[in-house]
RNA sequence: GCGCCUGUAGCUCAGUUGGAUAGAGCGUCCGCCUCCUAAGUGGAAGGUCCCCGGUUCAACUCCGGGCAGGCGCG
Numbered sequence: 001g002c003g004c005c006u007g008u009a010g011c012u013c014a015g016u017u018g019g020a021u022a023g024a025g026c027g028u029c030c031g032c033c034u035c036c037u038a039a040g041u042g043g044a045a046g047g048u049c050c051c052c053g054g055u056u057c058a059a060c061u062c063c064g065g066g067c068a069g070g071c072g073c074g
C1' cells in the first nucleotide's frame, strides 16, 4: 500500500427483508429476605447505536468518505 471483518450501556454481545419507546446477560445502585453476609428475589439508573455527509416520509440498518481495532496479502 491492497483486500476482508469488526465498532450498539461500565464489560461481553443480540438486533441489519429500513418503520414499535433501542434490548439481553454480567456489573453498579436501592429495596425485600437474613442475626449479619453470601445466595435468592423485586426495582432503578446507565446509550449522540465510532465520526461526517448522502438516499428516504422514515436510517443502528442502505450508499460514499473518514477514524480505530483485528486478520490476510505484498
Stems, first nucleotide, its partner, number of pairs: 001073007010026004019057001028044005050066005
The RNA shown here (transfer RNA) has 74 nucleotides and comes from a Candidatus Omnitrophota bacterium.
It was read from a public genome assembly.
It matches the Rfam family "tRNA".